[in-house]
Context: one part of a larger RNA
RNA sequence: CGUUUGGUGGAUGCCUAGGCAGUAAGAGGCGAUGAAGGACGUGAUACCCUGCGUUAAGCCAUGGGGAGCCGGGAAUAGGCUUUGAUCCAUGGAUGUCCGAAUGGGGAAACCCACCUGAAUGUUCGUUGUUGUCACCCUUGGUGAUCAUCAGCGUUCAUGACCAGGUACUUUAACCCUGAAUACAUAGGGGUUUUAGAGCAAACCCGGGGAACUGAAACAUCUAAGUACCCGGAGGAAAGGAAAUCAAGAGAGACUCCGCUAGUAGUGGCGAGCGAACGCGGACCAGCCGAGCCUUGAGAGUGACUGGAAUGUGCUGGAAAGCACAGCGAUACAGGGUGACAGCCCCGUACAGGAAGCUCGAUGGGACGUAUUAAGUAGGGCGGGACACGUGAAAUCCUGUCUGAAGAUCGGGGGACCACCCCCGAAGGCUAAGUACUCCUUACUGACCGAUAGCGAACCAGUACCGUGAGGGAAAGGUGAAAAGCACCCCGACGAGGGGAGUGAAACAGUACCUGAAACCGGACGCCU
Numbered sequence: 001c002g003u004u005u006g007g008u009g010g011a012u013g014c015c016u017a018g019g020c021a022g023u024a025a026g027a028g029g030c031g032a033u034g035a036a037g038g039a040c041g042u043g044a045u046a047c048c049c050u051g052c053g054u055u056a057a058g059c060c061a062u063g064g065g066g067a068g069c070c071g072g073g074a075a076u077a078g079g080c081u082u083u084g085a086u087c088c089a090u091g092g093a094u095g096u097c098c099g100a101a102u103g104g105g106g107a108a109a110c111c112c113a114c115c116u117g118a119a120u121g122u123u124c125g126u127u128g129u130u131g132u133c134a135c136c137c138u139u140g141g142u143g144a145u146c147a148u149c150a151g152c153g154u155u156c157a158u159g160a161c162c163a164g165g166u167a168c169u170u171u172a173a174c175c176c177u178g179a180a181u182a183c184a185u186a187g188g189g190g191u192u193u194u195a196g197a198g199c200a201a202a203c204c205c206g207g208g209g210a211a212c213u214g215a216a217a218c219a220u221c222u223a224a225g226u227a228c229c230c231g232g233a234g235g236a237a238a239g240g241a242a243a244u245c246a247a248g249a250g251a252g253a254c255u256c257c258g259c260u261a262g263u264a265g266u267g268g269c270g271a272g273c274g275a276a277c278g279c280g281g282a283c284c285a286g287c288c289g290a291g292c293c294u295u296g297a298g299a300g301u302g303a304c305u306g307g308a309a310u311g312u313g314c315u316g317g318a319a320a321g322c323a324c325a326g327c328g329a330u331a332c333a334g335g336g337u338g339a340c341a342g343c344c345c346c347g348u349a350c351a352g353g354a355a356g357c358u359c360g361a362u363g364g365g366a367c368g369u370a371u372u373a374a375g376u377a378g379g380g381c382g383g384g385a386c387a388c389g390u391g392a393a394a395u396c397c398u399g400u401c402u403g404a405a406g407a408u409c410g411g412g413g414g415a416c417c418a419c420c421c422c423c424g425a426a427g428g429c430u431a432a433g434u435a436c437u438c439c440u441u442a443c444u445g446a447c448c449g450a451u452a453g454c455g456a457a458c459c460a461g462u463a464c465c466g467u468g469a470g471g472g473a474a475a476g477g478u479g480a481a482a483a484g485c486a487c488c489c490c491g492a493c494g495a496g497g498g499g500a501g502u503g504a505a506a507c508a509g510u511a512c513c514u515g516a517a518a519c520c521g522g523a524c525g526c527c528u
Base pairs, nucleotide, nucleotide: 001525002524003523004522005521006520007519013513014477015476018448019447020445021444022443023442024441025440026439027437028436029199030198037098038097039096040053041052042051044076047073048072049071059092060091061090062089063088064087068080069079070078103112104111105110113166114165115164116163117162119158120157121156124153125152126151127150128149130147131146132144133143134142135141136140168196169195172192173191174190175189176188177187203234204232205231206230207229208228214221218268244251245250255282256281257280258279259278265273266272286429287428288427292365293364294363298359299358300357301356304352305351306350310325311324312323313322314321326343327342328332334346335345336344378402379401380400381399382398383397384396385395388414409424410423411422412421413420464471465470484512487499488498489497490496
């Protein structure tokens, strides 16, 4: 060096228990009736996960179901069950401690209290029971400052244990007090009562609000009203029924989409920013607390129920393969079964379905229904928003100073004036079309297939790192079935191996499918 045979290693192929992206429905909240999240317990049991809470892998009821069950890692002992268990659905009970945490405190899961009740003991009263004594007289009855026990009421006390209450602010009612200030009122205290508080993925509205960056530097400008912080709400939010547009013709609330259009504009006229009218669509609704209480036709969800149709032969470890002969189909979606099954199993189409919950037609009932908006419109100064950077700058908001008219009036139509046209501000409500997905159900994929796909297919936000904020992995596959190698031998009653046995296969032996390369050996041959 070649051929070959091994070791090591874990690529590749195949697979999927997990992800990713969607579609259609649903849901869009939970919480002082104590949440989210936890600590500690809880089993015949040492640990972890799951479940549960001193009634602790569970208790009760109703409905379903019908033969097995006592959750998983994982077995053993002991039990339960046709007098219907386990299991599923719904409702209820229990629910330690921490946590908004709320009696006070606190270094979370701990410490320390007070009031009331219960419980126990005790005082007195009353009723009854049993007994003792005395009397009448003995069937028994009466009495006793008598004793015992029990029930009820009552007084007082109590070490431990048990139950309920005791935070703050707010709403309402009542009571006690009580200023300046006489009556009062404000204020203070108390009792009962009402709500709030905290958590949660995005979406929404409002209040604040950057810088990097771009302008090839940089200051106006941009990034951007973005990121971020704060407040608030809903299943959507916001907006909304013209003091609107338009232009000589008209339209007729709002929201969202496509155009108009990268147009008109704006802009150290740089970088850039960037409309509207109008048109086409989605959806349509108007009004003055668009609702409240009750009735509950019907619909949805829903544990669950019924649910068609195949045999034989051959190969093989195994038939679903092949051959032959059949059948069902409102069901040939899908999955499983020892290889590829419409007819083996679970299902599927279709049909039905309790309670609870949700939606909800219809009928009935009880209220309510504003009345034209002044420190406003407008103006001055300073800012901000409008595509519009002060510009010829209209319009909108307002920190400050001012300040009208009253429908014979007022506002607008991009400085301003006139004519003309449109509209009625300074009160309020309003579904749908629109945005989003922590979550549930069903389905889909020219999405991934274990260095991929979520960080996480596996007990992963784990192990580990960091004082901390925080960072953050690796790790899947025996076989159809454990049938997981009885027994023998070497060895140390090891590790490991050789037989034997199981199996289709053991070079499938729990370092387990396949088992590439690098790297390291053995055998044989050849070259130097």
Model confidence (mean pLDDT): 83 of 100. Large-subunit ribosomal RNA, domain I from Falsirhodobacter xinxiangensis, 528 nucleotides, folded computationally. The sequence was found in a public genome assembly. The source organism's lineage runs through Bacteria, Pseudomonadati, Pseudomonadota, Rhodobacterales and Falsirhodobacter.